[in-house]
Molecule: SAM riboswitch aptamer (S box leader)
Organism: soil metagenome
């Protein structure tokens, strides 16, 4: 730099943890993490077409296969309630950290 509200699990080792942290809130003995083998999923990388926008292909390279990056977190807006201002609540817009090319 670009992308992340779409898509995509079965099996076998294996035997309690996972979902990056932190809270929540989940997911797990109807089997967690790790490894493997198989199988999809996308289209960065590649390819083929174009002058270009863009369109295709999916053999390799990587990456993914609960739940928006699971939500939130930092900063400002909106609604809501309410004499007013704070809480709460539901939302928007950045940004942060974070993932993958």
């Nucleotide at each position: 730099c670009a992308u992340c509200c779409a898509g995509a699990g079965g099996g076998g080792u294996g035997g309690a943890g996972g979902g990056a942290a932190u809270g929540g809130c989940c997911c797990u003995a109807u089997g967690a993490a790790a490894c493997c083998c198989c199988g999809g999923c996308a289209a960065c990388c590649u390819c083929c077409c174009g002058c270009a926008a863009g369109g295709g292909a999916a053999c390799g390279g990587u990456g993914c296969c609960a739940a928006u990056u699971c939500c939130a977190u930092c900063a400002g807006g909106c609604u809501c309630c309410a004499u007013c201002g704070a809480u709460c609540a539901g939302c928007c817009u950045g940004g942060g950290a974070g993932a993958u090319g």